[in-house]
Molecule: Glycine riboswitch aptamer
Organism: Candidatus Nanopelagicales bacterium
């Protein structure tokens, strides 16, 4: 001193699918129940012909939708920039 990397936080991008029925609330936004279609990129599970192998192991932007979302806002993997604590090869 340091490519790279883990994490939290600030900013910026960031899709998809119902302004759906019906009952009560409410000036209205909107809430609560109930219904029927939907959508995956929070969260959660599953699960390889591949690594591993003692195993009843381990994986995702596939899968399945419990959860969670279906104008807008809000959220949103994931990327990028800076940041604040870590690891830390050469």
């Nucleotide at each position: 001193g340091g490519a790279c990397u883990g994490u939290g936080c600030a900013c910026g991008g960031g899709a998809g699918a119902g302004u759906c029925c019906c009952g009560g609330g409410g000036u209205g936004a909107c809430c609560c129940g109930g219904g029927c279609g939907c959508c995956g990129a929070a969260g959660g599970a599953g699960c390889a012909a591949c690594c591993a192998c003692c195993c009843c192991g381990g994986a995702a932007a596939c899968u399945c939708u419990c959860a969670g979302g279906c104008c807008c806002c809000u959220g949103g993997a994931c990327c990028g920039u800076g940041u604040g604590c870590g690891g830390g090869a050469g």